Source information: Predicted 3D model of a 1392-nucleotide RNA (small-subunit ribosomal RNA) from an uncultured bacterium. RNAcentral holds the sequence, with entries from ENA and SILVA. Its mean pLDDT, the model's own confidence on a scale to 100, is 85.

RNA sequence: AGAGUUUGAUCCUGGCUCAGGAUGAACGCUGGCGGCGUGCCUAACACAUGCAAGUCGAGCGAAGCAAUGUUAAGGAAGUUUACGGAUGGAAUUAAGAUUGACUGAGCGGCGGACGGGUGAGUAACGCGUGGGUAACCUGCCUCAUACAGGGGGAUAACAGUUAGAAAUGACUGCUAAUACCGCAUAAGCGCACAGGACCGCAUGGUCCGGUGUGAAAAACUCCGGUGGUAUGAGAUGGACCCGCGUCUGAUUAGUUAGUUGGCGGGGUAGCGGCCCACCAAGACGACGAUCAGUAGCCGACCUGAGAGGGUGACCGGCCACAUUGGGACUGAGACACGGCCCAAACUCCUACGGGAGGCAGCAGUGGGGAAUAUUGCACAAUGGGGGAAACCCUGAUGCAGCGACGCCGCGUGAGUGAAGAAGUAUUUCGGUAUGUAAAGCUCUAUCAGCAGGGAAGAAGUUGACGGUACCUGAGUAAGAAGCCCCGGCUAACUACGUGCCAGCAGCCGCGGUAAUACGUAGGGGGCAAGCGUUAUCCGGAUUUACUGGGUGUAAAGGGAGCGUAGACGGCAGUGCAAGUCUGAAGUGAAAGCCCCGGGCUUAACCCGGGAACUGCUUUGGAAACUGUACGGCUGGAGUGCUGGAGAGGUAAGCGGAAUUCCUAGUGUAGCGGUGAAAUGCGUAGAUAUUAGGAGGAACACCAGUGGCGAAGGCGGCUUACUGGACAGUAACUGACGUUGAGGCUCGAAAGCGUGGGGAGCAAACAGGAUUAGAUACCCUGGUAGUCCAUGCCGUAAACGAUGAGUGCUAGGUGUUGGAGGGUUUCCGCCCUUCAGUGCCGGAGCUAACGCAUUAAGCACUCCGCCUGGGGAGUACGACCGCAAGGUUGAAACUCAAAGGAAUUGACGGGGGCCCGCACAAGCGGUGGAGCAUGUGGUUUAAUUCGAAGCUACGCGAAGAACCUUACCAGGUCUUGACAUCUUGCGCUAACCUUAGAGAUAAGGCGUUCCCUUCGGGGACGCAAUGACAGGUGGUGCAUGGUCGUCGUCAGCUCGUGUCGUGAGAUGUUGGGUUAAGUCCCGCAACGAGCGCAACCCCUGCCCCCAGUAGCCAGCGCGCAGAGGCGGGCACUCUGGGGGGACUGCCGGGGACAACCCGGAGGAAGGCGGGGACGACGUCAAAUCAUCAUGCCCCUUAUGGCUUGGGCUACACACGUGCUACAAUGGCGUAAACAGAGGGAAGCGAGAUGGCGACAUGGAGCGAAUCCCAAAAACAGCGCCCCAGUUCGGAUUGCAGGCUGCAACCCGCCUGCAUGAAGCCGGAAUCGCUAGUAAUCGCGGAUCAGAAUGCCGCGGUGAAUACGUUCCCGGGUCUUGCACUCACCGCCCGUCA
Repeated sequence: AGAGUUUGAUCCUGGCUCAGGAUGAACGCUGGCGGCGUGCCUAACACAUGCAAGUCGAGCGAAGCAAUGUUAAGGAAGUUUACGGAUGGAAUUAAGAUUGACUGAGCGGCGGACGGGUGAGUAACGCGUGGGUAACCUGCCUCAUACAGGGGGAUAACAGUUAGAAAUGACUGCUAAUACCGCAUAAGCGCACAGGACCGCAUGGUCCGGUGUGAAAAACUCCGGUGGUAUGAGAUGGACCCGCGUCUGAUUAGUUAGUUGGCGGGGUAGCGGCCCACCAAGACGACGAUCAGUAGCCGACCUGAGAGGGUGACCGGCCACAUUGGGACUGAGACACGGCCCAAACUCCUACGGGAGGCAGCAGUGGGGAAUAUUGCACAAUGGGGGAAACCCUGAUGCAGCGACGCCGCGUGAGUGAAGAAGUAUUUCGGUAUGUAAAGCUCUAUCAGCAGGGAAGAAGUUGACGGUACCUGAGUAAGAAGCCCCGGCUAACUACGUGCCAGCAGCCGCGGUAAUACGUAGGGGGCAAGCGUUAUCCGGAUUUACUGGGUGUAAAGGGAGCGUAGACGGCAGUGCAAGUCUGAAGUGAAAGCCCCGGGCUUAACCCGGGAACUGCUUUGGAAACUGUACGGCUGGAGUGCUGGAGAGGUAAGCGGAAUUCCUAGUGUAGCGGUGAAAUGCGUAGAUAUUAGGAGGAACACCAGUGGCGAAGGCGGCUUACUGGACAGUAACUGACGUUGAGGCUCGAAAGCGUGGGGAGCAAACAGGAUUAGAUACCCUGGUAGUCCAUGCCGUAAACGAUGAGUGCUAGGUGUUGGAGGGUUUCCGCCCUUCAGUGCCGGAGCUAACGCAUUAAGCACUCCGCCUGGGGAGUACGACCGCAAGGUUGAAACUCAAAGGAAUUGACGGGGGCCCGCACAAGCGGUGGAGCAUGUGGUUUAAUUCGAAGCUACGCGAAGAACCUUACCAGGUCUUGACAUCUUGCGCUAACCUUAGAGAUAAGGCGUUCCCUUCGGGGACGCAAUGACAGGUGGUGCAUGGUCGUCGUCAGCUCGUGUCGUGAGAUGUUGGGUUAAGUCCCGCAACGAGCGCAACCCCUGCCCCCAGUAGCCAGCGCGCAGAGGCGGGCACUCUGGGGGGACUGCCGGGGACAACCCGGAGGAAGGCGGGGACGACGUCAAAUCAUCAUGCCCCUUAUGGCUUGGGCUACACACGUGCUACAAUGGCGUAAACAGAGGGAAGCGAGAUGGCGACAUGGAGCGAAUCCCAAAAACAGCGCCCCAGUUCGGAUUGCAGGCUGCAACCCGCCUGCAUGAAGCCGGAAUCGCUAGUAAUCGCGGAUCAGAAUGCCGCGGUGAAUACGUUCCCGGGUCUUGCACUCACCGCCCGUCA
């Protein structure tokens, strides 16, 4: 930093999409360790249980407990004894006393207003920022000053009685205080009154002294102190007020009654309608009030180059809330999360009478949800509350647990190792890849695990974390890698499977049998304890454009004017200082970002310092610019005066032409209308024509990219009234200007209301035509309307698709209206200038087209409008309207485009030019009949397959009885009918017999060849084995090759140059000409290539050479049936080589060209005729069944062999042909004239037989020698006499011939007999322009046999072409285009 996507391609506009970063995330797959962070975004849903606010006995009384000692009672053990006792005094009990590291309740004090949670509400002085309080309060803390004298009465606890289930009370009695209440004192303080001094922006404030009046205190003690009261000051914390900033909607435009203000009160810590009484009628609002929706705000966080945009988790500041709503009490502070009262909902207890509760504290539960943790440890640290303190409390906090949720760090090994192992994948089978990767060898131990030691954090004690961090040791490569992607964007490719299926996809798009896009595998790419997906935000997007966009045609200029608010504003000067610039001061919390350092092994993280926080406030200064104030100026603007132009407007009057109607005349059968008609009018007299009259509407010629007007618009003439512009002049005013949201006015046509008018025209309507239909186009009629007056409507492609104003920036040429000058007898002409209106054009601009002093150029000012296409200018709402409707104006949903300009083609029932048997002019056919042949269809066991408009259909097939043959039925074979390799053998093959439909099977006969270094090798055959063979099986849309067609049409391109942003253009277009892009000329083109033509072959004339098998003029022989022979090569002919034709010559035309027309000569004349030859390309045209071939498929069969059948079927339809329908003919008879071919498994003469097909026989000939071979039509003579015939020959019967192993299915030919349809063919359609059509026969390929087909050959031998309007096809130029798969296109509506 960009990329993909609209098109056949291009440029532009424009949307959609992607690559980046981020997250309190979630989901899928996977998961080794540690550090630091972080974790209900949803139900401010409901909550079991535990804990989260207590503390003080140094304020107080009482009670209990313990200890000590005293008194009293008590009398044990023990000692002693003379056994009587004595002594001893314990346990225990009671009383009062003292003490306490004791306990809980109560009175009292302080704290429960902090800390912790949440974001429901709030669009607000709530928050941020900066100020103000002369309008305020402040417990604990600090400082200062002063003080604490002396009394009093109660009350909880407690005891008793009593109510109740309980919660909780009630009554009686006793008692204390740092609890409560008077009195005294008053430096100082408050209040009231009057005075003085000083000060302030106002209310007012400060100080001084006077009088009156009011209010204080508490004790405890370890004797150190701690506490108490008052006043003042400080600090801290709070309260209120103000400037500025703070989301969306105008389809929310008006809101407001305590509302706005005043006076006087009340209330408060304090100001204030905060509250109240009275008075006034104000207050807010397009600079957006009110209403509606949404939302806690900020520091900051994410993104971005920045400006911006988005967010408001964690941390920090402020606010608000505590089940919902309301209220106050206490207190320094609350209208109070773990206080009170009331109401409501919910939950719980209940003896039904009543009660209790509030997790948005920490854990935890249910629920909701895609989704968010432990009912942990500790007060050791930091901090908080109480206390003098010890200490107590603290789910604040410090830690631990869970979660890859995020960031950061580390590891999963390192070195060596080529036989490039095995495996896997692929392969053209050679290899290649995985890959130094593994194994192997040598090392190391970070993490985890084991063992030992063991902190800092604490200051004298005290450590939850924690036997943690960290250190050391031993020891094993062991315990530790996945996820996504691989068609383009975007790094990374192959195989198989699938077959528009399954699926993928962020956009474009993949998948219909060879998918780098689906699935799997191998390989590769990326990231990595994560990787992808989804969601959201910014970016890219200059795609809302402040930085930084547009508006002629892409979306977008309001239909036009006037004008309000607003915005902007001429020249010179003086002052002020609001904006502006500059200096200084304050503030802009901390954290964060950035920079520099430092601490954890590093980093994340943390700490210190700096910078920054672009802002706000105060103040000193400057005065250019903007602003403002003042006084000037004339250039902008306006006024006056003079002058001419004009369809400018309104009203009244007048005029002629034309249409129609009425009356009268003339006149007769039609008129009218159309592509053609009809409806209509007309013998009741039309149309036509003449005269007179009526009425309405519009104003020919002039008339002009002429004029006027703001636009809409304005056209006969005259008059009246009236608006504006222009030129000249320079007298006057002195910035009075420009634009213009709202607003107001004007505003074509159609339409609406009322009243007139109505000739013509004419929606609707009627009829006639057209048409498949024709609610249309055409015709005949015809009503609203069009006209006038008046009132609405308010829209148009209201367009120059171009808002208004000002200035500047080359020209040329018209035209309208003026002015000045020159010249001129006149007409006029020329120059300069102002205002309009056109055309062309340069710079410049533009995507291009184009615009270009009348800008779409260069600048400034103001307004309107645009932000992908469709939905839709639709719906809803509002406003306007009598209505029709208009103005304003969405969303859901849907698409990846929609669009502009230009380019190449194709196309057009667009245009110009030109060609072709394309039409026309002709000749002959097809379509009707019978038959042949091919096809469709049908049938069948099979009727094998292919070909399908022209360009399939007598096509592949130059020839299906078997074979062919690919099809069907049956019978058979399985390394195979055919090829190669391996092993073994040498038993072959051929022939014969038997069985069989045959293939085959069995038997017999038979026992290989070549080379040799003698080892063997090779050929052939057989057998076996597996690799393989084989396939006319599929795909012609995987292919090669070949071929059809446009089309023998004249075209198709390239190099360099030039033009264009580019696709492309130019050249190749233009003027001529040609069969031709053939040639000439011109030209920003100059050249070149493939095509055209020529070179090749045949044919037409002549010459030279040659002369057998060809020929025979002359000479000779010979036969008179022969060029048969000698001879000759003259002629014909044959086959080699030349010549000839080139617009060369003449005349005319043309441009002095190319070329065209005519002529001469010539066998041939302007390409002499014919052939071969087919540019770039089109049709996914045809062919996998000629052949070749990728892939797929079959492998005892989809292969091979074989017999028989089928391809020959037959209700029918079509194509191509043959024969005919007859007299230009048929038949008979006799008799002429070709060319080109073929021939050895062949052609086959003469001869003989047969009516004939043919047979017998065999001469000659591998061919200019012999044979096929007779040419036929024609011409001569004769018959037929217009008929289903002496036309026509189908069909059928009988009898034969030929080929062949074999003519039943299923061949051809012959003879006799039979004698069908058919009498020239509907719509339609084909061929042909000269040796052609037509007609006549001959030959050949294939082939055993089997042509009406095909390929050739010659004979006879026409007609017509005015011409290019039309049909078809083609070429070229141009034009339009929404087509480019290209008009067999695209596309709209209805229905399904």